[in-house]
Overview: RNAcentral holds the sequence, with entries from Ribocentre. c-di-GMP-I riboswitch aptamer from a Chloroflexota bacterium, 86 nucleotides, folded computationally. Its mean pLDDT, the model's own confidence on a scale to 100, is 84. The model forms 95% of the base pairs in the Rfam consensus.
RNA sequence: AUAGUGAAAGGGCAAACCCUGGCAAACCAGGGGGUGCGAAGCUGCAGGUCUAAGACCGAUGAAGUUAUGAUGGCUGCGCUGCCACC
Numbered sequence: 001a002u003a004g005u006g007a008a009a010g011g012g013c014a015a016a017c018c019c020u021g022g023c024a025a026a027c028c029a030g031g032g033g034g035u036g037c038g039a040a041g042c043u044g045c046a047g048g049u050c051u052a053a054g055a056c057c058g059a060u061g062a063a064g065u066u067a068u069g070a071u072g073g074c075u076g077c078g079c080u081g082c083c084a085c086c
Base pairs, nucleotide, nucleotide: 004085005084006083012037013036017032018031019030020029021028022027035073041079042078044077045076046075047074048071049070050069054066055065056064
């Protein structure tokens, strides 16, 4: 340096839940928390899932359809990277 592996250690991230704030919602951000993670780093491509403001439909209501909203801690491909072992 390259490939493989993740038992222990260093280091890192942070689920549920609680508080505060934002959003129509899904959900997100900050603080606490500590389920877990060997890429729980990124999000370009493909798919999945959640929501339905607006739009469409409807009768002006309800219901229904729809992502341009959200999710990488849902999956695959891709890109990048720390430590240890071999």